This is a predicted structure of a 507-nucleotide part of an RNA (large-subunit ribosomal RNA, domain I) from Sulfuricella denitrificans skB26. Rfam family: Bacterial large subunit ribosomal RNA.
Context: one part of a larger RNA
């Protein structure tokens, strides 16, 4: 130095676990806001820091409710002080307080600060803006407007994941290139609702027979079409289901009672909860839930926990029971009258939408690129009739069906999930599963949009190693804890690469 054996050291795969994610059903909610939102800043506890909860009345005030023996929230023990069967901690509902910023709204502004005015003794209250009401006032210009000012208003603003409707509207891609085309009206940006949202009660469709608002699944169908007839794009008509509902309106005028609203008391549901069945023994073992040996419960053997595997130890579970409060629903009974909107019914008479429909020029939608190009929509510039009428029926004419435009209002089936609850999985199990299982959008990095991590396991129980010895100490050897200490806190297991030691054997 090389092989081998054997022991160690490093190192953190691997095995097992799970507190934490995925992705699903189902049921509820689908909004919070100026009565100051979402989200922050800074406080607060008898003791430093972070998290949670909370606001100067600051780990919490009060009231009512459950509940019944311990508490003073978690990291994270200690000490101190204290509360509590005259019912506390905790759990529910409801109230009361709730600093500054933030739309932030008195005025400014580099966000958590700055600097005013009015009324009030103080305590405290008001003071953006733009809407809307009422009221003074009041030009040019006489009446008026306009303006200006005072009051009031539980109006608006801002946030909020996705699901919607409307407006703007792309490229990369594909055509094996590349312009029409296509990706697509998709990303995206903007407005503006709602629990949904949009459409909707035929100037529709269909064929000479007829359905009869809208939606949405399924079929018709990749068909008829379209299309540099190239990529590709792509219906209807009819069938089958979900659901299912129809109405209003501008005039008059007679007649007439419901509907919302309110109050009552009922019943259900939510938001705390309570009762809830049945076992002992023997052997292993540190430890019984395993073995054995006899029981006993089940409208309870879902699940979890306990010192290994427990229907019968514990929390639960099947089941049944419960609300002083508060919310939501239904029914019912009085009131109450067409109200702040929404214009109630019933009969009579009235009324039936004009810069519209059409057209030309130029665009857009319709599967449908101008095309034989109907039909809808309109920037322009024309421009009708009037139910004896108009409008569809794929150029256009005619016959014949068929509706009645140019006002409006509708639930349901249909989309989606930021969230609450309950449950489920031939999902993951820690380089996997959210980026995050731990102080995670955190340390860090970027002037800033922005990017963005690594980081889980002692043990059943801290019983966390008193006490001796070597040492400045770090460690370490003894003693002791334990079932185990090669389970010692760099802590289950504890692989390979690396790296020592001892022994043999070769050089």
């Nucleotide at each position: 130095u090389g092989c081998a054996u054997g022991u160690g050291g490093u190192g953190g795969a691997u095995g097992c676990c799970u507190u934490g994610g995925c992705g699903a059903u189902u049921a509820c909610a689908g909004g919070c806001g100026a009565u100051g939102a979402a989200g922050g800043a800074c406080g607060u506890a008898g003791c430093a820091g972070u998290c949670u909860g909370c606001g100067a009345a600051a780990a919490g005030c009060c009231a009512c409710g459950g509940g019944g023996a311990g508490c003073u929230g978690a990291c994270a023990a200690g000490c101190a002080a204290g509360c509590u069967u005259u019912g506390a901690u905790c759990c529910g509902u409801g109230g009361a307080u709730a600093u500054c910023c933030g739309a932030a709204u008195g005025g400014g502004g580099a966000a958590a600060c700055c600097c005013a005015c009015c009324c009030g003794c103080a305590a405290g209250g008001g003071u953006a803006c733009u809407c809307c009401c009422u009221c003074c006032u009041g030009a040019a210009u006489a009446c008026a407007u306009a303006g200006g000012g005072a009051g009031g208003g539980u109006a608006g603003a801002g946030c909020g994941a996705a699901c919607g409707c409307a407006g703007c509207g792309a490229a990369c891609u594909g055509a094996a290139a590349c312009a029409u085309c296509u990706a697509a009206g998709u990303a995206g940006c903007u407005g503006c609702a709602g629990g949904a949202a949009a459409a909707g009660a035929a100037a529709u469709c269909a064929a000479c027979c007829g359905a009869g608002a809208u939606u949405c699944c399924g079929u018709a169908a990749g068909u008829a079409g379209u299309g540099g007839c190239g990529a590709g794009c792509g219906a209807a008509c009819a069938c089958g289901g979900a659901a299912g509902a129809g109405c209003c309106u501008u005039g008059c005028a007679a007649c007439u009672u419901u509907u919302a609203g309110c109050a009552c008391a009922c019943g259900a549901a939510u938001u705390a909860a309570c009762a809830g069945a049945a076992c002992g023994g023997u052997c292993u073992g540190g430890a019984a839930a395993g073995u054995c040996c006899g029981g006993c419960g089940a409208u309870a053997g879902u699940g979890g926990g306990u010192g290994a595997u427990a229907g019968c130890c514990c929390c639960g579970u099947a089941u049944g029971u419960a609300a002083a409060a508060a919310u939501u629903c239904g029914a019912g009974u009085g009131u109450g009258g067409a109200a702040c909107u929404a214009g109630g019914g019933u009969u009579g008479c009235g009324a039936c939408a004009a810069g519209u429909a059409g057209g030309g020029c130029g665009g857009g939608g319709c599967a449908c690129g101008a095309g034989a190009a109907a039909c809808c929509u309109u920037g322009u510039c024309u421009g009708a009739a009037u139910a004896u009428g108009g409008g569809g029926g794929g150029a256009c004419c005619a016959u014949c069906c068929u509706c009645c435009a140019a006002g409006g209002c509708u639930a349901a089936a249909u989309a989606c999930u930021c969230g609450u609850a309950a449950u489920c999985g031939a999902c993951c199990g820690a380089u996997a599963g959210u980026g995050a299982a731990c102080u995670a959008g955190u340390a860090c990095c970027g002037u800033g949009a922005g990017g963005g991590a690594a980081a889980g396991g002692c043990g059943a129980a801290a019983a966390g190693a008193a006490c001796c010895c070597c040492g400045g100490g770090a460690g370490g050897g003894g003693a002791g804890u334990g079932a185990a200490a090669u389970a010692g806190a760099u802590c289950c297991u504890g692989a390979a690469a690396c790296c020592g030691c001892a022994u043999g054997c070769a050089u």
Annotation
The full RNA is in RNAcentral, with records from ENA, RefSeq and SILVA.